A computed fold for a 73-nucleotide RNA from Kwoniella heveanensis CBS 569, annotated as transfer RNA. The RNAcentral record of the sequence draws on GtRNAdb. It matches the Rfam family "tRNA". Its family is annotated with triplet codon-amino acid adaptor activity in the Gene Ontology. Rfam describes the family as follows. Transfer RNA (tRNA) molecules are approximately 80 nucleotides in length. Its mean pLDDT, the model's own confidence on a scale to 100, is 80. Lineage of the source: Eukaryota > Basidiomycota > Agaricomycotina > Kwoniella > Kwoniella heveanensis.
RNA sequence: GCCUCGAUAGUCUAGUGGUUAUGAUUUUGCACUUGUAAUGCAAGGGUCGGGCGUUCAAAUCGCCCUCGAGGCA
Repeated sequence: GCCUCGAUAGUCUAGUGGUUAUGAUUUUGCACUUGUAAUGCAAGGGUCGGGCGUUCAAAUCGCCCUCGAGGCA
């Protein structure tokens, strides 16, 4: 230098262009318990890596950039 894959909540993760972006974990509250843990219920937490474009509509498609992993030279 070229090619492929990836970046989504504090962490991990699902998501075929269209309903309020999914689940787990963490955090907070409540129930349960003599108390804690475990369990159950509820709530909070996301400008989907950055920018531009396509479209009535973009986490999803296109281009550029940043970062990470792998391969070729």
A source record names the gene tRNA-Thr-TGT-1-1.